Predicted 3D model of a 474-nucleotide part of an RNA (small-subunit ribosomal RNA, 5' domain) from an uncultured bacterium. Its mean pLDDT, the model's own confidence on a scale to 100, is 84.

Context: one part of a larger RNA
RNA sequence: GAUGAAUGCUGGCUGUGUGGAUAAGGCAUGCAAGUCGAACGCAUUUAGUUGCAUGGCGGACGAGGUAGUAACACGUAGGAACUACGUACCCCAAAGUCAGGGAUAACCCAUCGAAAGGUGGGAUAAUACUUGAUAUCUCUUCGGAGGAAAGAUUUAUCGCUUUGGGAACGGCCUGCGGAGUAUCAGCUAGUUGGUAAGGUAAUGGCUUACCAAGGCUACGACGCUUAGGGGAGGUGAGAGCCUGACCCCCACCGAUGGGACUGAGACACGGCCCAUACUCCUACGGGAGGCCGCAGUCGAGAAUCUUCCACAAUGGACGAAAGUCUGAUGGAGCGACACAGCGUGAUGGAUGAAGUUCAUAAGAAUGUAAACAUCUUUUAUAUGUGAAAAAGUUUAUUGAUAUUAACAUAUGAAUAAGGGGUUGCUAACUACGUGCCAGCAGCAGCGGUAAUACGUAGGCCCCGAGCAUUAUCC
Numbered sequence: 001g002a003u004g005a006a007u008g009c010u011g012g013c014u015g016u017g018u019g020g021a022u023a024a025g026g027c028a029u030g031c032a033a034g035u036c037g038a039a040c041g042c043a044u045u046u047a048g049u050u051g052c053a054u055g056g057c058g059g060a061c062g063a064g065g066u067a068g069u070a071a072c073a074c075g076u077a078g079g080a081a082c083u084a085c086g087u088a089c090c091c092c093a094a095a096g097u098c099a100g101g102g103a104u105a106a107c108c109c110a111u112c113g114a115a116a117g118g119u120g121g122g123a124u125a126a127u128a129c130u131u132g133a134u135a136u137c138u139c140u141u142c143g144g145a146g147g148a149a150a151g152a153u154u155u156a157u158c159g160c161u162u163u164g165g166g167a168a169c170g171g172c173c174u175g176c177g178g179a180g181u182a183u184c185a186g187c188u189a190g191u192u193g194g195u196a197a198g199g200u201a202a203u204g205g206c207u208u209a210c211c212a213a214g215g216c217u218a219c220g221a222c223g224c225u226u227a228g229g230g231g232a233g234g235u236g237a238g239a240g241c242c243u244g245a246c247c248c249c250c251a252c253c254g255a256u257g258g259g260a261c262u263g264a265g266a267c268a269c270g271g272c273c274c275a276u277a278c279u280c281c282u283a284c285g286g287g288a289g290g291c292c293g294c295a296g297u298c299g300a301g302a303a304u305c306u307u308c309c310a311c312a313a314u315g316g317a318c319g320a321a322a323g324u325c326u327g328a329u330g331g332a333g334c335g336a337c338a339c340a341g342c343g344u345g346a347u348g349g350a351u352g353a354a355g356u357u358c359a360u361a362a363g364a365a366u367g368u369a370a371a372c373a374u375c376u377u378u379u380a381u382a383u384g385u386g387a388a389a390a391a392g393u394u395u396a397u398u399g400a401u402a403u404u405a406a407c408a409u410a411u412g413a414a415u416a417a418g419g420g421g422u423u424g425c426u427a428a429c430u431a432c433g434u435g436c437c438a439g440c441a442g443c444a445g446c447g448g449u450a451a452u453a454c455g456u457a458g459g460c461c462c463c464g465a466g467c468a469u470u471a472u473c474c
């Protein structure tokens, strides 16, 4: 000098930041991902008004955490035409959108169960499912083989299918770089390479069969310990050393372990299945759950906030739109936790009042300090006015913050100072008490009867809404 700090004493205001670092311990409650009737059926209503189910798109983003990971995880620089990739939504271009079919949910009937939920029968629709045709498409031994589509309405659009390109995003590979430890010296059988096959969007021992016996290592393999990486932050003249809070990029994780399904994309925080531990409900037969989302609670801890307001703005999902949803976000609240700013009055005022302390008892100091007089009103309080942020599309409408900021007026010095130190280092000294006691202390050291070092008082010094102490780094 610095801190995501804590502790002690003290504490007026404003702004901007910042606040669970420990138990990735357990969680009551509420909310955090829905939307579309311009895909479709049924029921319902004054009303496409509401509800149920099918269907589409989105729940792979956003938000959180740092457990694991010493690794192509990260950073940086490159690579994959021939001779290894993918992409929903968006943009551009081209072509097409023909003819059929059978189901099923909601619903109705019956029925089982405490519940969660289920079973049987009947009826029905679609941009749901499915058959055929054709196609610039794919494969090919060039003979051929495979292989698309969906409609809606307000009649002008929105869609649907295929192909080519773009944008942006992602998967894969490689060189180099950045922890400790040799009191870890040898490690390795899918191991290293090849052939073939499988698998993948794609290369590859990624997987399998067979063949060969390789591969790594003192330039530290293998093992163990620790750890998310970077942009950056702190300090320092620099070189360097230390750190990885907030914000941004990347990676990984979602009670623990494992698995796949759907999908353009997941092996999926608020999806599914299995196992485990824990918690809850139960009619004991069986079921339900996952705050490392926002608040909040218990616990552990030196220690870290409101169960707030709003979708007005920015952004996201869905929708043709109106709009709906959005604990993202915008705001407010709490904490001197940090930084910055402001204030606690200004001017005059000496018989240098009183009090207090000291004293050589003359006096000295506190001290222009107070009193007193004049003035001001930042701030505080009250009243009034009152924004920008708001853009669309002409009008009209839309502000959580907001009884805000700002401005004006009024009253009245009115509402506001402490902490540490005072032997040397180190700025600042006397008196009394105590008597190696009580105590102080960062180091040197101080205290055993004249203590500037302990305790108290007065003075003084430093900083100031803070001041000290502790911890850690330079």
Base pairs, nucleotide, nucleotide: 001473002472003471005470006469007468008467009466012342013341014340015339016338017337018335019334025298026297027296029295030294031293034057035056036055039054041052042051043050064253065252066251074177075176076175077174078173079172085170086169087168090166091165092164093163094162095161096160097159098132099131100130101129107122108121109120110119111118112117137146138145139144151158152157153156179225180224181223186216187215188214191213192212193211194210195209196208197207198206228250229249230248231247232243233242234241235240255276256275257274258273259272278289279288280287281286306332308331309330310329314328315326316325317324318323345375346374347373348372355366356365357364358363381410382409383408384407385406389401418463419462420461421460422459423444424443425442429458430457431456432455433454439446440445
Its Rfam family is "Bacterial small subunit ribosomal RNA". Rfam links the family to the GO terms ribosome and structural constituent of ribosome.